[in-house]
RNA sequence: AACGACCGCCCGGGAGAGUGUUCGUUGACAAGGUAGCGAAACGCCGAAGGUGCAAGAGCGAUACAGCUUAUCGCUUGAAUCUCUCAGGCAAACGGACCGGGUAGUUGGG
Numbered sequence: 001a002a003c004g005a006c007c008g009c010c011c012g013g014g015a016g017a018g019u020g021u022u023c024g025u026u027g028a029c030a031a032g033g034u035a036g037c038g039a040a041a042c043g044c045c046g047a048a049g050g051u052g053c054a055a056g057a058g059c060g061a062u063a064c065a066g067c068u069u070a071u072c073g074c075u076u077g078a079a080u081c082u083c084u085c086a087g088g089c090a091a092a093c094g095g096a097c098c099g100g101g102u103a104g105u106u107g108g109g
Base pairs, nucleotide, nucleotide: 003107004106005105006104008102009101010100011099012098013097018042021040022039023038024037025036026035043089044088045087049085050083052081056076057075058074059073060072061071062070063069
């Protein structure tokens, strides 16, 4: 140097679920209607973030015991699984993840 791990930035791609209901509010005076915005309740979604754990591994105790084996408890232990706290349910924004480019740290040599 190749290569590996961690991580930042830029560009591109990137799903799902009510643009429903009620109330309020803004737009020449007033009324009505439409659209926008806000709130509430209900119904839903899972791919910001967050929660939980299986096998396995380690330790301890107990029982048997020649080696061993079994049970229980604790620790560790993943996700696109799970929960739906947060977030979201027209478009926009966001968006796990993927591709391209690039800076840094570190291992390597």
This is a predicted structure of a 109-nucleotide RNA (Glycine riboswitch aptamer) from an Anaerolineae bacterium. Its Rfam family is "Glycine riboswitch aptamer". Rfam's curators write: This family represents the bacterial glycine riboswitch.